Source information:
Large-subunit ribosomal RNA, domain II from a Candidatus Izemoplasmatales bacterium, 683 nucleotides, folded computationally. Its Rfam family is "Bacterial large subunit ribosomal RNA". Its family is annotated with structural constituent of ribosome and ribosome in the Gene Ontology. Taxonomically the source falls in Candidatus Izemoplasmatales (Bacteria, Bacillati, Mycoplasmatota, Mollicutes). RNAcentral holds the full RNA, with entries from ENA.

Context: one part of a larger RNA
Order: sequence, then structure tokens, then C1' cells
RNA sequence: ACCGGCGAGUUAUGAUAGUGUGCGAGGUUAAGGUUGAAGGACCGGAGCCGAAGCGAAAGCGAGUCUGAAUAGGGCGAGGGAGUACACUGUUAUAGACCCGAAACCGUGCGAGCUAGAUAUGAGCAGGUUGAAGUUGGGGUAACACCCAAUGGAGGACCGAACCGUAGUCCGUUGAAAAGGGCCCGGAUGACUUGUGUCUAGGGGAGAAAUUCCAAUCGAGCUCGGAGAUAGCUGGUUCUCACCGAAAUAGCUUUAGGGCUAGCGUCGGAGGAAAGUUUAUCGGGGGUAAAGCACUGAAUGUCUGAUGGCCUCAUCUCGGGGUACUGACUACAAUCAAACUCUGAAUACCGAUAAACAUAUCCGGCAGUCAGACUACGGGUGAUAAGGUUCGUGGUCAAGAGGGAAACAGCCCAGAUCGCCAGUUAAGGUCCCGAAAUUCAUGCUAAGUGGGAAAGGAAGUAGACCCGUUUAAACAGCUAGGAGGUUGGCUUAGAAGCAGCCACCCUUUAAAGAGUGCGUAACAGCUCACUAGUCGAAUAGGUCCGCGCCGAAAAUGUACCGGGGCUAAGCAUGAUACCGAAACUGCGGAAUACGCCGCAAGGCGGAUUGGUAGGUGAGCGUUCCAAGGGCGACGAAGGCAGACCGAGAGGACUGUUGGAGCGCUUGGAAGUGAGAAUGCCGGU
Repeated sequence: ACCGGCGAGUUAUGAUAGUGUGCGAGGUUAAGGUUGAAGGACCGGAGCCGAAGCGAAAGCGAGUCUGAAUAGGGCGAGGGAGUACACUGUUAUAGACCCGAAACCGUGCGAGCUAGAUAUGAGCAGGUUGAAGUUGGGGUAACACCCAAUGGAGGACCGAACCGUAGUCCGUUGAAAAGGGCCCGGAUGACUUGUGUCUAGGGGAGAAAUUCCAAUCGAGCUCGGAGAUAGCUGGUUCUCACCGAAAUAGCUUUAGGGCUAGCGUCGGAGGAAAGUUUAUCGGGGGUAAAGCACUGAAUGUCUGAUGGCCUCAUCUCGGGGUACUGACUACAAUCAAACUCUGAAUACCGAUAAACAUAUCCGGCAGUCAGACUACGGGUGAUAAGGUUCGUGGUCAAGAGGGAAACAGCCCAGAUCGCCAGUUAAGGUCCCGAAAUUCAUGCUAAGUGGGAAAGGAAGUAGACCCGUUUAAACAGCUAGGAGGUUGGCUUAGAAGCAGCCACCCUUUAAAGAGUGCGUAACAGCUCACUAGUCGAAUAGGUCCGCGCCGAAAAUGUACCGGGGCUAAGCAUGAUACCGAAACUGCGGAAUACGCCGCAAGGCGGAUUGGUAGGUGAGCGUUCCAAGGGCGACGAAGGCAGACCGAGAGGACUGUUGGAGCGCUUGGAAGUGAGAAUGCCGGU
């Protein structure tokens, strides 16, 4: 891992609602007893519930309590249905659907491991060093001191046994639940070790690490309390049918849990209608927008109050100036969630009408309290987020099918079942791949399409505005582009061309007191302007369609799903076709309703996606009772088969098997397995 078996809402006693049955203003017995072979039957009225309430009570009583009250007020009556048993739903108390802690407490068992202690024993090859002391000699007044020898100290040195384990490699389903190789530390000591003994769980022991106390230690193990508790995780077993949620509010030592409400379901009541939608009518409003009349913000202009500064006069009153400040008023142009002189659309309330079929109340049973994305209106954030938080709608959740390459939340569309029938939606129609290589008119040349901004550009299509032009434009070429004058100033210089001022006059077809380059300054080149040549268009601007640049990323083309496409791209229009579980056709089923029918049933239109969850109807297993059956001429069980039923399931036939077993009507449950890192067994 697979297969097989086992494996989870039970039981008792109360409560409550429903259903059934009995009796009924009543209903009913409990313990116990009598009896019977037994199932059971009969006694037993204590007690309980109901028929009357109110009051703390005495008590009174259709009333009563409060109270001074014949007041008011509270609770009642006026309105007769209960009760006993059984079953079903739910609930309370119990382990209470099952499995699961870490822990807590108690009784014992442990120091044969390990820690320390204690008594008594044992062990430490070999080599080295050479303390004190002593002896001899030297030395001193005597010591001291020096030398040599002797001596043999030491938590001394080197190094086996022994004890240990700093490093590294191997080992890591190991040879081993701590080892092996190499290397390393101690090795006469606070050394190592044998045996006996002692210390015990909030306790011991500890050269101290939360370290050890039998492979277990921030509190050992064992059994018990015990099925501790688990607002947590996991699991919870047959079928079909009807309806079908929520992820919100309030409160919560509450936030992943609860309670009440909201939303679901089932039963009942009530009935003329409260409900929903649409249309019309009538309402209130202060949002969007807009506006500046208020409250504030904020820009410019005119005037220039107040204040400042300068000045005249100073005994006082004051006068003048100001390129400072900038109040009020006026004009122009703005901004606002907490501004409003205004003011929608929607929404909401009411009325009337139509259509549809709810709404409401009472009672039983729930589930839900993590929501997600999307569109729109806001807050928050950075007018970030697949962010967060509200509101309104949608979808998913609990929704399959078609489209979007793939893709819960987007688009289309809501799957009762069958069909090798038809029509469409979104989206598509060159091939992959069903259907147009369809039609018309344009655009794009960038593979734009098939990723992106500010910004940039004689890309290209269209619309428009305004100039020049056969009196010859625009572009090119040829020629001229002069004189007063080097204008004045400035300056070392300044001559068209550093800078400042002015910008005239003349000759002209035309020519600036000069457009640019240039020089130290001149010179030189050039332009404006003019003529000629040429011969038909040309300068500038605005709007708009489609393109271009801007454009660099990590596995491999890789920003059309692919091939490929110049349309098979884009825009506008047209006609076909394809395309879903939508709609239609044919056939079948179920549900509630309506009509018909005594019923069985028939007809009609409607409905039948579904998680949590509510409700209904069934299938099957084991056992019991009654009835009626089968079986050695072969029961159950096994194997096989094209049968029946909407399904759970049920027959039949053959074969195997070899002794028990169906069916009908009821009853009772150890009643249905795929999951629980489920338990046991097998392979």
C1' cells in the first nucleotide's frame, strides 16, 4: 500500500411540541398485593395533572392585592379541555456521536543505569627529574653561606595497562538506539576500580550542565480518580423526492466560541389582501451638478483707510513727500466632506389601476456570525495593491453547459430524464476546429494588428483657415547688393557685425547706419532687397482617422492559443451560416395546484440546479411474534449470466456447496463503511 473483518446520536429519568389511542370536567394509578406455567389479568386513589385566582402571609374568592378609599393601578375571570400511555422531533441531567491531549491528584515500585556518601578490599610496565634532611670538605668569633656526596619529596615530567574523549574521517533503514579508524588528555592522585550498605519524586543527588535518578526528567515509573477536560483538529456508514439559507445587527474577558434578532424549513391559523412589479398621480428632501447670496479659502486691478519711513514746523494744532504695508467698497476670475441664493436623476412614503402570488401571526426544527470577486458611489491608502472598510446591484459560495487558449467571482445561459431532430445567445466562420478565403466603401505598410507614458517627427488619409502666383510666384542658377560714412559715443582699437544712443539723407531696378560667418581693427564671404533666366504651382497654420520613434531581463521562440495572415488587420454597413444542458419538437417521470370522478384515476397549465439545513416516502441487515411455505429429487453461502425496478435493491437459470432457509403482516434494534496519520488480521 491493497484486501477482509470491526468501527461513531445510544440508554435512563424529567421537560417541551407534534402524531396516535383510551376516557373526558375529569384523567391516571405508584409502591405493594392476589392470581396464572407464562404472556398477562385483577386489586391498590396514597400521590400527580386539570377544573380559580390573587396575596409575603393570615386570608378572601370571579375576584384578589395595594390602599383611608366603594379611586386608580397590578395580576386574574368573563371565552370549558384536559389527562394517561405509546411513538417521533428537540432539550436538561448523566461520559451523552466517536477517537485524541499536554497536564492535575492519590497509592505503590525503583540508586543492579547514573550522582553523592559510607564500610571493606584491589590496581597503577618502564623511564626521568632530584626538594627538605643528613654526611664530608671549605668558610665564620659563632652563625650564615659555598662545594661535593648522600637522600628520595612532588594534585612533578615522559609513557603502557587503566580512566577519559579535544579534533577529524567513516557510520546515519549503523556491525552499534552513541560505535569504528587516526589522533589526543590524565596516568601516586580532588586517581581508578570490586563488593556490601545509605539518600526517592516538589523529593534525592549535583567540582552546577535544568545535570542525573534503569535507552524516560523544568519534575521518574506504575496503577487508580478516569470515559479528567478539549469554545480545538479529524471522522461519522443505504436510496429517492420537495423546499432551501447565511457569512449581517446588538451584547459578550468577546472576536475562528456563544445568545437574541435577521435569513431557511415544516405544521397550523387567518382570511379579502396587508405582499411584489409596472404605469399614473400626490408628497417631503438638500445628494450629483451648479453657484458665491452666507461661512471660510484664494488671485489680479482701481481707489488708498490704518500703520511704517523721510522731511518742514516744533509751545500747541499740524503740513508735505513716499517705487513700504494694504482695510473697506467696486470690477474681473476661482475653490469647499464638516459653505448654500439654487438644485436634479434615482431612491423613499402614500393613493389609484393592472398583472402575479404572496404578506402577516402562532408553534416545532434548524443552519449561519472567516465570505470572495466584479460594476458603480465613497472613506482610508500613494485618486498603490488579487489592500482595507462601508453602501447599491450581479455572480461564485451552493451553479453544471457554451465563450474568454488554459482560467470559482468576467460575457451568454439557470442542467427533471431520453433522442444519430430543429432554432438561436455570447462568441465566431483560412487550417488546426463546426461555420463566408461573403459583399460594399474606406484606412493601415507599422506584422501596426498581436503590450506602455510624457515627449518628438515634411509618415499617410480627410476637413478647414490664411498668404504669394502667367503683371511669372516658390526652389535653383547668373548678376547687383552702392554713396554721405570709419554715423555719434565709448574704446588701445570699435570701420554694418564687444557695448550704448540714434536709425537719417542720396543714387537707384534694388541695397539695413545692416542677417550670420570672419579680423587685433580693417579686409574677405554671406543674407535681407532687386533684375535676369526658367514656366506652374507654392509658404504658413488648425482639427481629426490610422500608423512611426520613445521600447533593456533573466530555462526556450514566449506580449496573435499555434500554423500562418497585407487581410485571415482596423472602421462603417449588409446578407448568410456555425454555435449551449437556453428555446422548440417527439416520448417518459415526479411535485403542488385547479377541474372531473365514490374511488382507482383522468385532463389542464405550471414547476422539478443546489452546500449548510428543514420535511416527506422508501430499500436492505439481524432477531422476535403470528400466519403460511421451501429444503438431500439439494437450504444458506460462492461463481456466471444480454432479466425486473427511478433508486436503495429484487428475481430467475446454470453451476458449486452440503443443512438449513425464504415469504406476508406487525414488532425490536449492537441496522448499512471509503476515508478518522482509525483498530485487528492477511498478502